The part of an RNA shown here (small-subunit ribosomal RNA, central domain) has 353 nucleotides and comes from an uncultured bacterium. Its mean pLDDT, the model's own confidence on a scale to 100, is 84.

[in-house]
Context: one part of a larger RNA
RNA sequence: UUGGGCGUAAAGAGCACGCAGGCGGUUUGGCAAGUCGGAUGUGAAAACCCGAAGCUCAACUUCGGGCCUGCAUCCGAAACUGCCCGACUAGAGGUAGGUAGGGGGAGAUCGGAAUUCCUGGUGUAGCGGGUGAAAUGCGCAGAUAUCAGGAGGAACACCGGUGGCGAGGGCGGAUCUCUGGGCCUUACCUGACGCUCAGGUGCGAAAGCUAGGGGAGCGAACAGGAUUAGAUACCCUGGUAGUCCUAGCCGUAAACGUUGGGUGCUAGGUGUGGGCGGUCAUCAACCCCGUCCGUGCCGAAGCUAACGCAUUAAGCACCCCGCCUGGGGAGUACGGCCGCAAGGCUAAAACUC
Numbered sequence: 001u002u003g004g005g006c007g008u009a010a011a012g013a014g015c016a017c018g019c020a021g022g023c024g025g026u027u028u029g030g031c032a033a034g035u036c037g038g039a040u041g042u043g044a045a046a047a048c049c050c051g052a053a054g055c056u057c058a059a060c061u062u063c064g065g066g067c068c069u070g071c072a073u074c075c076g077a078a079a080c081u082g083c084c085c086g087a088c089u090a091g092a093g094g095u096a097g098g099u100a101g102g103g104g105g106a107g108a109u110c111g112g113a114a115u116u117c118c119u120g121g122u123g124u125a126g127c128g129g130g131u132g133a134a135a136u137g138c139g140c141a142g143a144u145a146u147c148a149g150g151a152g153g154a155a156c157a158c159c160g161g162u163g164g165c166g167a168g169g170g171c172g173g174a175u176c177u178c179u180g181g182g183c184c185u186u187a188c189c190u191g192a193c194g195c196u197c198a199g200g201u202g203c204g205a206a207a208g209c210u211a212g213g214g215g216a217g218c219g220a221a222c223a224g225g226a227u228u229a230g231a232u233a234c235c236c237u238g239g240u241a242g243u244c245c246u247a248g249c250c251g252u253a254a255a256c257g258u259u260g261g262g263u264g265c266u267a268g269g270u271g272u273g274g275g276c277g278g279u280c281a282u283c284a285a286c287c288c289c290g291u292c293c294g295u296g297c298c299g300a301a302g303c304u305a306a307c308g309c310a311u312u313a314a315g316c317a318c319c320c321c322g323c324c325u326g327g328g329g330a331g332u333a334c335g336g337c338c339g340c341a342a343g344g345c346u347a348a349a350a351c352u353c
Base pairs, nucleotide, nucleotide: 004324005323006322007307008306012321014203015202016201017200021196022195023194025088026087027086029084030083031082033081034080035077036076037075038074039073040072041071042070048066049065050064051063052062053061054060091193092190093189094188096185097184098183099182103179104178105177107175110173111156116151117150118149119148120147121146122145126138127137164171165170208249209248210247211246212245213244217243218242222238223237224236225235260320261319262318263317264316265315268298269297270296271295272294273293274292275291276290277289278288302309303308326353327352328351335346336345337344338343
């Protein structure tokens, strides 16, 4: 490279946007680059294949034909691809009208429960904690308990739900403001404007880093108490970074549905979230029926090594990207790029089984 693959065996990039590139709806006419047919020229000889001939045969040699799959020119075809002109509306987008939502940013004050601390009152000898059992710890300088007042930080019980929103990471008290996207109805407008995407750019949990704040609770490190043969642990008492905010880095993860994106097609059943329509009906709601979008469960065909997947496909097809190629060495070394650092990205070989 070909072939075969990527839910769990090796393999889908964490996610998105997007230039180049690849691919691309229906249709009239034109061109004839790709494509197809014909003709001519050329494609040296030898070799090779077929037929025949000459050495007694054969090897060998000679003759004829084929082959030389190609290239160039000319003539022709116009279905498909391409290009040009025009038309269309089923893809895509827009307008209008609705609609659900913890989607995002910022703000202010707001809210209550709880923990901790401080002050004061009541009150007295224990409290706290854990276990198989204890101790360290706190407390007669008045703790624990209880009442009142105050301070401060962080998180938002119930609602809450295989329920919602977001591309993913993720998002949950209330309110105000700015703002993104989705879905439905209408079929009014544009008229292929599309899909994917190497590089590139942006976003990206937690931890970590820099500077400045903040610090209630929790809590790596650390100290002590236990346990134990030991116990640099599991348990307990404390406790610093951190966890929080602002600005800037880092760029990773079991970033998982371990399942890339898009389009079309292929039995059903049953929940649930959002819309629209119909019926009951004179109006509204429930029920019921239909339909579109999302999200679960169960299952037919089919697929699968099996497990399982099954209109939210891992089924049937097409387009584009990424990735895999025995285990270890190794996601390492070296080099390069990025980073303040930690480290990240790219990524071997010897050797060995």